Model confidence (mean pLDDT): 82 of 100.
A computed fold for a 74-nucleotide RNA from a Planctomycetota bacterium, annotated as transfer RNA.
Rfam family: tRNA. Rfam classes the family as a transfer RNA.

RNA sequence: GCCUCGGUAGUUCAACGGUAGAACGGGGGAUUUGUAAUCCCCAGAUCCCAGUUCGAUUCUGGGUCGAGGCUCCA
Numbered sequence: 001g002c003c004u005c006g007g008u009a010g011u012u013c014a015a016c017g018g019u020a021g022a023a024c025g026g027g028g029g030a031u032u033u034g035u036a037a038u039c040c041c042c043a044g045a046u047c048c049c050a051g052u053u054c055g056a057u058u059c060u061g062g063g064u065c066g067a068g069g070c071u072c073c074a
Stems, first nucleotide, its partner, number of pairs: 001070007010024004018054001026042005047063005
């Protein structure tokens, strides 16, 4: 330098172009003499900039960060 894959909640992961979800974690409540466990409720996210589209997490271009591979030079 080139190629491939990936970046979504605090963490690990989902999501035919049409209301962004789950688990764990966090907060509150119920239950208990109390704690744990269990149950209910709540808050919390799309890497950045453009483009296409009525509508983009999703498609296109560029950038950026991470992982892997290839090539060249030293």